This is a predicted structure of a 684-nucleotide part of an RNA (large-subunit ribosomal RNA, domain II) from a Candidatus Micrarchaeota archaeon. Its mean pLDDT, the model's own confidence on a scale to 100, is 81. Its Rfam family is "Archaeal large subunit ribosomal RNA". Rfam links the family to the GO terms structural constituent of ribosome and ribosome. Taxonomically the source falls in Microcaldota (Archaea, Nanobdellati).
Context: one part of a larger RNA
RNA sequence: GCCAGGGAGUGUAUUGGAAGUGGCGAGCGAAAGCUAAGCGAAAGCGAGGGCGCGCAAGCAAUGAGGCGCCGGAUAUGAAAAUGUCUAAGUCACUUCUAUACGACCCGAAGCCAUUGUGAUCUACUCGCGGCCAGGACGAAGUCGAGUUUACGCUUGAUGGAGGUCCGCUACCUGUCAUGGUAUAUCCUGUUGGGUGAGCUGCGAGUAGGGGCGAUAGACCUAUCGAACAUGGCAAUAGCGGGUUCCCUCCGAAGUAUCUUUAGGAUAGCUCCGGGCGAGUUUGCGCAUGAGGUAGAGCGACCGAUUAGGGAGCUCGGGAUCGAAAGGUUCCACUCUCUUGUCAAACUCCGAAUGCAUGCGCUGCGCAGACCCCGGAAGUCGGAGGUGUUGGGUAAGCUAGCACCUCGAGAUUUGAAUGUGAGAGACUCUUGUUAAGGUCCCAAAAUUCUGAUUAAGUGUUUUGAAGGACGGCAUUUUCUUAGACAGUCGGGAGGUAGGCUCAGAAGCAGCCAUCCUUUAAAAAACGCGUAAUAGCGUACCGAUUGAGAUUUUGCUAUCUGAAGAUAAACGGGGCUAAAUUAGAUACCGAGACAUGAGUGCCGAAAGGCAGGUAGGAGGGCGUGCUGUAUGGUAAGAAGCUUGGUUUAGAGAUCAAGUAGACCGUGCAGCAGUGAAAAUCCUGGC
Numbered sequence: 001g002c003c004a005g006g007g008a009g010u011g012u013a014u015u016g017g018a019a020g021u022g023g024c025g026a027g028c029g030a031a032a033g034c035u036a037a038g039c040g041a042a043a044g045c046g047a048g049g050g051c052g053c054g055c056a057a058g059c060a061a062u063g064a065g066g067c068g069c070c071g072g073a074u075a076u077g078a079a080a081a082u083g084u085c086u087a088a089g090u091c092a093c094u095u096c097u098a099u100a101c102g103a104c105c106c107g108a109a110g111c112c113a114u115u116g117u118g119a120u121c122u123a124c125u126c127g128c129g130g131c132c133a134g135g136a137c138g139a140a141g142u143c144g145a146g147u148u149u150a151c152g153c154u155u156g157a158u159g160g161a162g163g164u165c166c167g168c169u170a171c172c173u174g175u176c177a178u179g180g181u182a183u184a185u186c187c188u189g190u191u192g193g194g195u196g197a198g199c200u201g202c203g204a205g206u207a208g209g210g211g212c213g214a215u216a217g218a219c220c221u222a223u224c225g226a227a228c229a230u231g232g233c234a235a236u237a238g239c240g241g242g243u244u245c246c247c248u249c250c251g252a253a254g255u256a257u258c259u260u261u262a263g264g265a266u267a268g269c270u271c272c273g274g275g276c277g278a279g280u281u282u283g284c285g286c287a288u289g290a291g292g293u294a295g296a297g298c299g300a301c302c303g304a305u306u307a308g309g310g311a312g313c314u315c316g317g318g319a320u321c322g323a324a325a326g327g328u329u330c331c332a333c334u335c336u337c338u339u340g341u342c343a344a345a346c347u348c349c350g351a352a353u354g355c356a357u358g359c360g361c362u363g364c365g366c367a368g369a370c371c372c373c374g375g376a377a378g379u380c381g382g383a384g385g386u387g388u389u390g391g392g393u394a395a396g397c398u399a400g401c402a403c404c405u406c407g408a409g410a411u412u413u414g415a416a417u418g419u420g421a422g423a424g425a426c427u428c429u430u431g432u433u434a435a436g437g438u439c440c441c442a443a444a445a446u447u448c449u450g451a452u453u454a455a456g457u458g459u460u461u462u463g464a465a466g467g468a469c470g471g472c473a474u475u476u477u478c479u480u481a482g483a484c485a486g487u488c489g490g491g492a493g494g495u496a497g498g499c500u501c502a503g504a505a506g507c508a509g510c511c512a513u514c515c516u517u518u519a520a521a522a523a524a525c526g527c528g529u530a531a532u533a534g535c536g537u538a539c540c541g542a543u544u545g546a547g548a549u550u551u552u553g554c555u556a557u558c559u560g561a562a563g564a565u566a567a568a569c570g571g572g573g574c575u576a577a578a579u580u581a582g583a584u585a586c587c588g589a590g591a592c593a594u595g596a597g598u599g600c601c602g603a604a605a606g607g608c609a610g611g612u613a614g615g616a617g618g619g620c621g622u623g624c625u626g627u628a629u630g631g632u633a634a635g636a637a638g639c640u641u642g643g644u645u646u647a648g649a650g651a652u653c654a655a656g657u658a659g660a661c662c663g664u665g666c667a668g669c670a671g672u673g674a675a676a677a678u679c680c681u682g683g684c
Stems, first nucleotide, its partner, number of pairs: 001684006011101004016097009027034002038045002049070005057062001071086006104242004111232004116228002123206009132196001134166003137162001141158007171193002174191001176189002179187002208224001210220002245619006255267005268379002270376006279364002283361007295349001296347002303342002307338006316331006382406010411422003426597003430593003436587003439572003445584001447583006458574002466559003470555004477548002486543005492516003497511003522537001525536003598609004620673001622670010638657008
């Protein structure tokens, strides 16, 4: 891993709560007891009536229940008034559910107890033993010699100390190894220790909040920051995993408040049952209201704010002149004129939407809406999109609000895709469309008309400032009395204008900027010279011959443009099969239509039938019991294979095998349904 078997909402109590069914009924029950009268803290006091409306029903009058008002009881109160009450229960069974218990099943780490078991591992200690090749150094002491008054000193031997040295068997094991293709800590090699605080054998001692410890929280039998075994024990777990047949109907929430904030409670949203009995309406229209957002504005406040002009200046600050008085000037301030801007916590103004109320329409509603009561839940981690508002440089970021979708939603489309676009799937038939598409992959146009692009731009989605180069529209002015550009020619004289200056001659600078001849020519626009000179320009003529020039807007393309194999139009490919403005066809879904069928509601007509958590309803199957009734050696159950059949759980038939039990109806009881739990046991 596979297969088989086992494997999870149970029982009791509270005779809790609710519903259903049944018995009896002012009583019920075997009984305790509950109920038939309440109100009040208590003393205590002590009801059940009248009038009206009105559902079902009914021709109507009427009208059980129901509703309203007035009464009544009682408590408080001086009173007004207010609270509670003003006659159907009780017992049993079934189902759902609450609470307490192991309480749907499995799962901790832990805590405590026991005169519990452990020192065959290991820590330390005690007793009795064992072991350490070979060599080196040479302490004290002792002896001899020399020397000394003496103590001593020197020297030669002897001697054999040492947590001494070298080194190696034994022994130990701290270091190193990507070695042993070792492994729940071993071997080999290496390096280290190796007469000592050495290593080691056997026997004994110390026991769990205790031991032992050259101290590492180390070690105490592969277990140690409190051993192991057993018990308390099914500890507890707001956490994790699992929780077993079918169909039908409805169908959520991830929000608010509190909190012990992974949880829970109450409300909200869901389901089921009951009551009442006529309205209700989220959509549309009209009318009437309140409002201070978007926008706008600020010579309407408030605060911010560009550049200037004028006037004032009582105070303030800086600079400057002056001995001082004081003067001048700048800033600031006040007023005013022109000019340029802003505001979530500014407003002289001010929408659209939305909101409220009324009326009308529409939809829904006696098949019972709206509303009310009771029972059962789940939910309290949400996600993305569009719009909008905050935080943030930003984010597939974060916090709000409204709506949509996913969650719990299939299907078509977007290449692939939870959330985009189309559209809400009971089962089928045949058509028509939606979004999106129609060259091939691949269903349908190589369809039609006009324009744009030459960049493979683009073909589904995006890239800026800046730079380059086109097109279209619009507009200004000039233009056959010849425009614009080019070419050729002219571009003069008074004069070198005056001043300044070393010089100043169109061209350092200052002032002025006239006149003449002309087709035209500046008191000079640029280069240039020391100053002249020189070269162009404006301006004019000739030549040429039809457009030129300018403003604004729209738009195409290139560049800007950087990532790691090719490497992202879905691919092929495409010059349209790209972009743009139109037109007509066609394809295309579970949508819509059409016909048939199933289920639910309903008298019919008709309507409805996606669905997680969850609620409700109806069934299938297993074991056993009771009762009734059957099958079977002419072959039961089981097993294998095949057929038939139901919407499904399933049912049923035949053959083979097998060899003794097995059904069906009704009713009841449950150890009643497995694919999951690192599930348990067994087999392979």